The RNA shown here (Bacterial small signal recognition particle RNA) has 96 nucleotides and comes from a Myxococcota bacterium.

Formats: sequence, structure tokens, C1' cells
RNA sequence: CACAGGGCGCCCUCGGUUCCAACGCCGUGAACCCCGUCAGAGCCGGAAGGAAGCAGCGGUAGCGGCGCUUUGAUCGUGAGCGGUCGCCCUGUGGUC
Repeated sequence: CACAGGGCGCCCUCGGUUCCAACGCCGUGAACCCCGUCAGAGCCGGAAGGAAGCAGCGGUAGCGGCGCUUUGAUCGUGAGCGGUCGCCCUGUGGUC
């Protein structure tokens, strides 16, 4: 120096761990200062009717749990008849 093999680093591809968020499900759920509907009672009216509106009911915000489909982050993370370059080791051959 060449060839072959192995290793490390880097890149690529496919996974794994943990966490965040979105989404789905379940539970809970704002005395009033969230929405709708508003029994009763009260108010206005001569009347017909009207306005407001507590409880209740339905829903929403919020909170908790489960899920892991997706996004992002993370790690004493794994794999490859992958890639290419750099380095290291071994073997063989040649040259000085």
C1' cells in the first nucleotide's frame, strides 16, 4: 500500500421506554357571579296576557381516571444479507 473480516462513530430505515398535548370513553361537575328550559312562589295589567327568574332537569367550562390512534419531547433503548466516510484491531500478500 492492497484485499478480506471484525469493532466504534455518523447517517438512513423499522421498533421499544417514559412524559406532554390533541382525540375517544367513563365518572364527577359551577348554590349565584356559564347556556337552555324554567314547576312553585313573587311582580306588572281591569282583562287578555307580559317581563324577570330560584329549585329541578338537559348541556357546557373545569376536575379525575382509563385508552394509545396521532403529534412533540426523552433515553444507561433495540434491530439491520442498510449506506458512506473517518478511525481502530486482526489476518493474508506486496513494497521500502
It was read from a public genome assembly, where an Rfam model found it. Rfam family: Bacterial small signal recognition particle RNA. The literature on the family includes a 2003 paper in Nucleic Acids Res by Rosenblad et al., "SRPDB: Signal Recognition Particle Database". The family's RNA type in Rfam is non-coding RNA gene. NCBI's taxonomy places the organism under Bacteria, Pseudomonadati, Myxococcota.